[in-house]
Molecule: small-subunit ribosomal RNA
Organism: uncultured bacterium
RNA sequence: AACGAACGUUGGCGGCGUGGAUUAGGCAUGCAAGUCGAGCGAGAACCUUGGCUUCGGCUGAGGGGACAGCGGCAAAAGGGUGAGCAAUACGUGGAUAACCUGCCCCUGGGACUGGGAUAGCCGUGGGAAACUGCGGGUAAUACCGGGUAAUGUCUUUGGGCCGCAUGGCCUUGAGACCAAAUGGGACUUCCGCCCAGGGAGGGGUCCACGCCCUAUUAGCUUGUUGGUAGGGUAAUGGCCUACCAAGGCUUCGAUGGGUAGCGGGCGUGAGAGCGUGAUCCGCCACACUGGGACUGAGACACUGCCCAGACUCCUACGGGAGGCUGCAGUCGAGAAUCAUCAGCAAUGGGCGCAAGCCUGACUGUGCGACGCCGCGUGGGGGAUGAAGGCCUUCGGGUUGUAAACUCCUGUCAGGGGGGAUGAAUGGCUGGCGGCUUGACCGCCGGUCACACUUGACAUAACCCCAAAGGAAGCACCGGCUAAAUCCGUGCCAGCAGCCGCGGUAAUACGGAUGGUGCAAACGUUGUCCGGAAUCACUGGGUGUAAAGGGUGUGUAGGCGGGGCUGUAAGUCAGAGGUGAAAUCCUGCGGCUCAACCGUAGAACUGCCUUUGAUACUGCAGCUCUUGAGUCUCGGAGAGGUCAUUAGAAUUCGUGGUGUAGCGGUGAAAUGCGUAGAUAUCACGAGGAAUACCAGAGGCGUAGGCGGAUGACUGGACGAGUACUGACGCUGAGGCACGAAAGCGUGGGGAGCAAACAGGAUUAGAUACCCUGGUAGUCCACGCCGUAAACGAUGAAUGCUCGGUGUUGCCCCGUUUUUUGGGGCAGUGCCUAAGCUAACGCGUUAAGCAUUCCACCUGGGGAGUACGCUCGCAAGAGUGAAACUCAAAGGAAUUGACGGGGGCCCGCACAAGCGGUGGAGCAUGUGGCUUAAUUCGAUGCAACGCGAAGAACCUUACCGGGGCUUGACAUGUAGCGGACAACUGUAGAAAUACAGCCUUCCCUUUUGGGACUGCUAUACAGGUGCUGCAUGGCUGUCGUCAGCUCGUGUCGUGAGAUGUUGGGUUAAGUCCCGCAACGAGCGCAACCCUUGUCCUUAGUUGCCAUCAGGUUAAGCUGGGCACUCUAGGGAGACUGCCGGUGAUAAACCGGAGGAAGGUGGGGAUGACGUCAAGUCAUCAUGGCCCUUACGUCCCGGGCUACACACGUGCUACAAUGGCCGGUACAGAGGGCUGCGAACUUGCGAAAGUGAGCGAAUCCCAAAAAGCCGGUCUCAGUUCGGAUUGUAGUCUGCAACUCGACUACAUGAAGGCGGAAUCGCUAGUAAUCGCGGAUCAGCAGGCCGCGGUGAAUACGUUCCCGGGCCUUGUACACACCGCCCGUCAAGUCAACCGAGUUGAGUGCACCCGAAGUCGCUGUACCAACCCCUUGGGGAGGAAGGUGCCGAAGGUGUGCUUGAUGAGAGGGACU
Repeated sequence: AACGAACGUUGGCGGCGUGGAUUAGGCAUGCAAGUCGAGCGAGAACCUUGGCUUCGGCUGAGGGGACAGCGGCAAAAGGGUGAGCAAUACGUGGAUAACCUGCCCCUGGGACUGGGAUAGCCGUGGGAAACUGCGGGUAAUACCGGGUAAUGUCUUUGGGCCGCAUGGCCUUGAGACCAAAUGGGACUUCCGCCCAGGGAGGGGUCCACGCCCUAUUAGCUUGUUGGUAGGGUAAUGGCCUACCAAGGCUUCGAUGGGUAGCGGGCGUGAGAGCGUGAUCCGCCACACUGGGACUGAGACACUGCCCAGACUCCUACGGGAGGCUGCAGUCGAGAAUCAUCAGCAAUGGGCGCAAGCCUGACUGUGCGACGCCGCGUGGGGGAUGAAGGCCUUCGGGUUGUAAACUCCUGUCAGGGGGGAUGAAUGGCUGGCGGCUUGACCGCCGGUCACACUUGACAUAACCCCAAAGGAAGCACCGGCUAAAUCCGUGCCAGCAGCCGCGGUAAUACGGAUGGUGCAAACGUUGUCCGGAAUCACUGGGUGUAAAGGGUGUGUAGGCGGGGCUGUAAGUCAGAGGUGAAAUCCUGCGGCUCAACCGUAGAACUGCCUUUGAUACUGCAGCUCUUGAGUCUCGGAGAGGUCAUUAGAAUUCGUGGUGUAGCGGUGAAAUGCGUAGAUAUCACGAGGAAUACCAGAGGCGUAGGCGGAUGACUGGACGAGUACUGACGCUGAGGCACGAAAGCGUGGGGAGCAAACAGGAUUAGAUACCCUGGUAGUCCACGCCGUAAACGAUGAAUGCUCGGUGUUGCCCCGUUUUUUGGGGCAGUGCCUAAGCUAACGCGUUAAGCAUUCCACCUGGGGAGUACGCUCGCAAGAGUGAAACUCAAAGGAAUUGACGGGGGCCCGCACAAGCGGUGGAGCAUGUGGCUUAAUUCGAUGCAACGCGAAGAACCUUACCGGGGCUUGACAUGUAGCGGACAACUGUAGAAAUACAGCCUUCCCUUUUGGGACUGCUAUACAGGUGCUGCAUGGCUGUCGUCAGCUCGUGUCGUGAGAUGUUGGGUUAAGUCCCGCAACGAGCGCAACCCUUGUCCUUAGUUGCCAUCAGGUUAAGCUGGGCACUCUAGGGAGACUGCCGGUGAUAAACCGGAGGAAGGUGGGGAUGACGUCAAGUCAUCAUGGCCCUUACGUCCCGGGCUACACACGUGCUACAAUGGCCGGUACAGAGGGCUGCGAACUUGCGAAAGUGAGCGAAUCCCAAAAAGCCGGUCUCAGUUCGGAUUGUAGUCUGCAACUCGACUACAUGAAGGCGGAAUCGCUAGUAAUCGCGGAUCAGCAGGCCGCGGUGAAUACGUUCCCGGGCCUUGUACACACCGCCCGUCAAGUCAACCGAGUUGAGUGCACCCGAAGUCGCUGUACCAACCCCUUGGGGAGGAAGGUGCCGAAGGUGUGCUUGAUGAGAGGGACU
């Protein structure tokens, strides 16, 4: 795009079309084929009329013409359907010299004379019926005899012409044979009949070509193929019969199986094609199923006959009837397909002289949106952008000029009126014209009288009326694909054409609003074509994606070198015929347009005939040498077969020497060995294989071939040019060869070695390793016929740049050899053009071309099943389907990963020091408990974390008691009042009540403002949920050296390059090189601090010098030198020297220097990763609560405790504890504060309170250290938990639940298993000090200084990281992916003892109807003989023979269904 469609929702009108696709299933009812009285006889009802009459009727004549009959024509057409049919079909073109033809037309001729029957009818029987018997009489255009007859038929004589083989046509004679029908009329004639010739149209038969799938159908055939003779037919012919011969068809697909009506056309497509065969037209076939003939011009006959069968109906049970695949209609089956309509008015058909009759053909109407086409459902104005809906950032936006409203119009439908076209004819009759001269055609008249010619449909156009009134839906809105928002739902419900949506913010589900598309329809489903170059003729491929046969030889076939001549089959051109009409296309025209229709043209790409052309192909002939082959000479070679033979080695045997091990492995063990191994020497046996040479080397078609010698033998190559003269290439089938393993028979058997045994390894180890070991490996003969049989690359020929090796031969040059140049043939590597998806290939093509063969068409199922062929077997060859998936696959890219590689870092390991893990306690977490033990953090990167400090508060949790515009913010309205503080009562408090006290500012004195209380309303409030909706902040990889960009270049592209490489660095740091050149974020530096110096300044700091002064003291004057303080500067840059290095970057060493190679420390954290953490800091979308999930209060809890873990503190002691004495810091903090000194207390502390908002005063004592003493290795003078008592302090308040003090108590613990952590120098370790938080509470955290080490060989290993490279089937990326068994369920197919259908072959039996043959006595009118009888001719019943449908029996084959069970496959 299309449809004979169906389904869902919806549905106003009309026109034109179209409508049983399924059960060729069954059918009630009505209709669908009759007509002719101008062929014939008879003739009812009824009408007119005569006679008779007993008035009941009888009888005659005329008209009339029903039903039925004889006869003629039609019934073979029209109409239906597509079952069958793969060719007796159809289509196209031919043939018929092998034929027929009613009605129609033309021509010629003719129709004489006789005869006997028969139906109807009458009478009488049988039967339920259908139907039928007998007797009597009758007509014809029915039937029959005779006559006549040729241009007929047959036989035959002669002649002519022609063709296409048999032959055809014309003509001339002779012989034989064959015919007829009448009817009507107005008596001119009309219709009909017979014979012959011709025509038109129709039909039969034959031929060529075309015409589906299957080879898992390869052979078929006996009337088969041909001949002769006969029969039969309209006619050829094995069409049939007899005889003779043995043929015929087939890989160019016979035979068999399956499917199917064929064509014009139709759908699609650019075309070629592909699909299809409704409606319309042509042909065929069929008519309940099967068989058969009759009649006839025509049938083997849809609404005829006979027989058989199935089915249905009637029956009196004896018998009968029927055939909608005609039009309607009905049932059934089905997703599904209409009225039991009207009419012969038109067109057409049958009959008829005609009128006319018949016509379910046809014309019309009806039903169905089934299709195509057309029209309408209104038009203009209309903003306050109404209301309502929806959304919202709350401002608004949108629906939307849409509506309302106003002004118009009137299509369609409705009502009324009006009125075309389809009608032309026809009968009788007159005239004119045309030509083909007629039974013609056309035209013009008359007439059918006064009264009617013919319309089923049924109206349309047009006019009038009224009224916007009656007339819009469907699908879609994630991308493809035009069109988005809200709500609901929460991997549910659902959607889905593909990709895919849905797990709490769904543009994807459902609804709504809005939008988009189409529109009386819109979607869905189905089917076909297209896209699909995805079967590729046009127009594809086969190295790796599916795909080259394992190799050769060669048959058929296909293809084939140069020249000449002929021919004209292919080819090309002209002409003629045909290619039906319709359809398609174009022009014009008719319905208002269109659909639709008419007309004309074009086209129908085809086939046939004929005339030409001859380039190419074919065919025939002649010729040529370049393709191919032969010949001569030559060298190379693991080419093949057979035989002989050699040495090394292994093993075994014998003997000698010799002694305890050998062997084997990662390490071992099994094994061998004191019965003497291994080792070693000598000799012997036997089998297999041939080191070095040896090479990317050679040979062979491939498989393959390796010591030497000989015999036989194949091929290739080089040189020569003598010969043949296209002899060639490929090659379906066929045939041959064909590694290893395997099989058969017989040998052989040293080594090796499946199976097997043992030992190890291991969780296991039916393996890898070890010790043994049998088939086998070897030989001969015979099978097998497969391999990653690979170059994953079929064979042949030609053409297309080069470079460099190597093998063989030849030529040239040089020659002593060597070396150089060239040619041919092989064999490798690199590369250009070109090709390729890329990788790659590249004169040995995967390039450019030609020829031939083989093969491919998504993955799995499956190289499986079945069938067949081969094989001894194993198995091989050929080779599907159901079902299932949306992929499977190739090449390359970036990452990630690897028990891959290379390089390099890091307290990563190692080397060290000290810890943790064991104890007690502290603290956090898990768990458990609880009314609650609030919440969060969970590997590293949660766990002394949020928390720089939970007794109340905090506090979010629990219990109880209260409040509801609220504890807090803002606005509005109303009412009231200063607010607050204090006291009392009740209460646990919140709170409530009462008392007391109090009255702001402005003012026009009304009021207003600020503050505040109450009421009401908007709203507040939420530590409620979602960190997976978010912002911000943070952790981590990681202070690792990386991460990117622009331009250029390369690549089809993803991407690459740069950023890789050589060095170097802490560093993508720097240098060099380079299709890259630059740049950015990172690194480094700039910043802070510390280390040295200078300078400035000199109080609260300092004190060298001067002076004063104290017991002492910078205490004082004074000073600013020093220290210090805090501003500014200097200094370090690989700058200098030497060496190494590419002369570079840089590194090593040195000098100088306070400091040396980033001096130490800090701040600083690239692109990104982890949906990392946080909604409980804060902010925030959405959701949720609103007398509660908000808020206030009291009490409790967060502090619980069988247990487990993390982080710490204190220890276990003598490098120590205790006591006494004594020395030296830094950095901080301080007014609700630090608090000196003094007094009291053992002490915590208290009292009092100087000084200090601090370089001034205070905290403040630094401690380890040093000196002296004591303890003496013990659960201790170690250790301090726990507990008791008594206190101190803070605070409303230390019970749950604070810290500290004193006295008493004195637990575990004696250095800690597996494991694990930190640290590289002022570091670890150790010692104390301060601060934040804070009323109080520090073993935590953040800082500060004092004392002050050890070790680093090194980078194999563990962990983490960086760069390069490699492999990958990974990409939520190895915590990946993924295989098989087993268990369970479902599905399809195979096998299966069988069972049961369908189709079909063969053989036989039975044998209806019927044709044909024979017979034919019953019987028979026509003619003949003879006469009443009879006979003959002829007919014919019956009988019989052949054939013969259905049926039966037996036996095969094909195919379907089903089947216990069994094996595999697919999915979950």